[in-house]
């Protein structure tokens, strides 16, 4: 790095170090020297994968000891492209509300 699957409106911060940008990518709008952001420690969230428990297994559940994650703001909103309602129009079309799908992120498995 590529495929393939699953989830993503819910939760969970304090220290030290470090620095002007950061929030993936355009736009927008946030956050930031009252110190964002990234690093470490620590703590804490969840329950993807391993583990324990009860169970004859499967499914489920309970657990949270390992291994990921994640701890501003819905994935912060919107964004390929196809479709459904509703609204003005004869129509193109436009404006809105959705679905589905991109896209990105995170586990698991194969490469």
């Nucleotide at each position: 790095g590529a495929u393939u699957u699953a989830u993503a409106a819910a939760g969970a911060a304090g220290c030290g170090c470090u620095a002007a940008g950061a929030g993936a990518c355009a736009g927008g709008c946030u956050c930031u020297a009252c110190g964002a952001u990234g690093c470490g420690c620590u703590a804490g969230c969840a329950a993807c994968c391993u583990g324990a428990a009860a169970g004859c297994a499967a499914c489920g559940u309970u657990u949270a000891a390992g291994g990921u994650g994640c701890u501003a703001a819905a994935u912060c909103c919107u964004g390929a492209u196809u479709u459904g309602g509703g609204u003005a129009a004869u129509g193109a079309u436009g404006c809105u509300c959705g679905a589905a799908g991109a896209a990105u992120a995170u586990g698991a498995a194969u490469u």